[in-house]
RNA sequence: GAACAUAGUCUAAUGGUAUGAUUCUCGCUUUGGGUGCGAGAGGUUCCGGGUUCGAUUCCCGGUGUUC
Numbered sequence: 001g002a003a004c005a006u007a008g009u010c011u012a013a014u015g016g017u018a019u020g021a022u023u024c025u026c027g028c029u030u031u032g033g034g035u036g037c038g039a040g041a042g043g044u045u046c047c048g049g050g051u052u053c054g055a056u057u058c059c060c061g062g063u064g065u066u067c
Base pairs, nucleotide, nucleotide: 001067002066003065004064005063008022009021010020016053023041024040025039026038027037028036046062047061048060049059050058
């Protein structure tokens, strides 16, 4: 100097209360387990400030990681 930081983990989202997978719980299926199917739980979007009616998104600073 550049890129990145979002659920336990991985990930999408170029201004309108965040998507999917996985994980976990319950149910169905099975003699049982696994697979499959359905439902549910799990997010102060790294921290602070600014702009805006409204910020994961734009701007500034800080912290951390990678090159």